[in-house]
The RNA shown here (SAM riboswitch aptamer (S box leader)) has 103 nucleotides and comes from Anoxybacteroides voinovskiense. Rfam family: SAM riboswitch aptamer (S box leader). Gene Ontology term of the family: regulation of gene expression. Its mean pLDDT, the model's own confidence on a scale to 100, is 84. It was read from a public genome assembly, where an Rfam model found it. Lineage of the source: Bacteria > Bacillota > Bacilli > Anoxybacillaceae > Anoxybacteroides.
């Protein structure tokens, strides 16, 4: 990088460095010098895999990742039901994250 399975309305930030961007993408809305990206510390969330206890559902812990503005921030070619004046609203899908697993 492709695939496959399960989640994605919860839930957690400080502090030093850094200096102008960030929120995947395309539209809008938004963070942000009262300091972005990104480093480092330190804390904290959550429990996928992991461990303990266990026949099993469970339970605890927190080694391995992730996560720590705002539902994936909102909508977005398709598809289906509903209302309906160009449109709106649901559900899926799809794209996206992340986990474990595969090739």
């Nucleotide at each position: 990088c492709u695939c496959u399975u399960a989640u994605c309305g919860a839930g957690a930030g400080a502090a030093g460095g850094g200096g102008a961007g960030g929120g995947a993408c395309u539209g809008g809305c938004c963070c942000u010098g009262u300091g972005a990206a990104c480093c480092u510390u330190c804390a904290g969330c959550a429990a996928c895999c992991u461990g303990a206890c266990c026949g099993a559902c469970g339970u605890c812990a927190a080694g391995g990742u992730g996560c720590u503005a705002a539902u994936u921030c909102c909508a977005g070619a398709c598809a289906a039901g509903c209302g309906g004046u160009u449109c709106g609203c649901u559900u899926g899908a799809a794209a996206g994250a992340u986990a474990a697993g595969a090739a």